Model confidence (mean pLDDT): 83 of 100. A computed fold for a 72-nucleotide RNA from a Candidatus Pacearchaeota archaeon, annotated as transfer RNA. RNAcentral records the identical sequence in 4 taxa.

RNA sequence: GCCUCCAUAGCUCAAUGGUAGAGCGGCAGUUUUGUAAACUGUAGGUUGAGGGUUCAAUCCCCUCUGGAGGCU
Numbered sequence: 001g002c003c004u005c006c007a008u009a010g011c012u013c014a015a016u017g018g019u020a021g022a023g024c025g026g027c028a029g030u031u032u033u034g035u036a037a038a039c040u041g042u043a044g045g046u047u048g049a050g051g052g053u054u055c056a057a058u059c060c061c062c063u064c065u066g067g068a069g070g071c072u
Stems, first nucleotide, its partner, number of pairs: 001071007010024004018055001026042005048064005
């Protein structure tokens, strides 16, 4: 220098154009002498940044930023 992939909740990851979810973690409650475990409930997101297409974008297109891998 060129190519490919990734960026979504505190963490690990789903969601292939139509209201963004799960597990773990957090908080509250039940239970226990107390803690843990278990069970129930609950909060938490401008989907990396900017622009474009569309009635509608996490999703499609372009640019940028950061990261991983490959080729020379």

It matches the Rfam family "tRNA".